[in-house]
c-di-GMP-I riboswitch aptamer from a Deltaproteobacteria bacterium, 89 nucleotides, folded computationally. Taxonomically the source falls in Myxococcia (Bacteria, Pseudomonadati, Myxococcota).

RNA sequence: ACUCGUCCAGGGCAAACCGUCUGAAAAGGCGGGACGCAAAGCCACUGACCUAACUCCUGAUCGCAGGACAUGGUGGCAGGGCUGCCGGG
Numbered sequence: 001a002c003u004c005g006u007c008c009a010g011g012g013c014a015a016a017c018c019g020u021c022u023g024a025a026a027a028g029g030c031g032g033g034a035c036g037c038a039a040a041g042c043c044a045c046u047g048a049c050c051u052a053a054c055u056c057c058u059g060a061u062c063g064c065a066g067g068a069c070a071u072g073g074u075g076g077c078a079g080g081g082c083u084g085c086c087g088g089g
Stems, first nucleotide, its partner, number of pairs: 002089004012037002017032006035076001041082003045079003048074003055068005
């Protein structure tokens, strides 16, 4: 350096849920909490999925309803890129 792995050692992260804040929402931040994770460390490039504010269309008439659509989001959906501990080869 490459590759395989968690039987060693030190450990790390933190699902659901609860509280609170931000947001139109999806969701995210912080605190609690552990379902799990050998990259559940970082990155929206490709695909996939979630939401639909703005915008457009249709209907309505009283500021409504429906439909379409990311520029919003998910890295704990997959691929890909970058980086890393311990051990074996």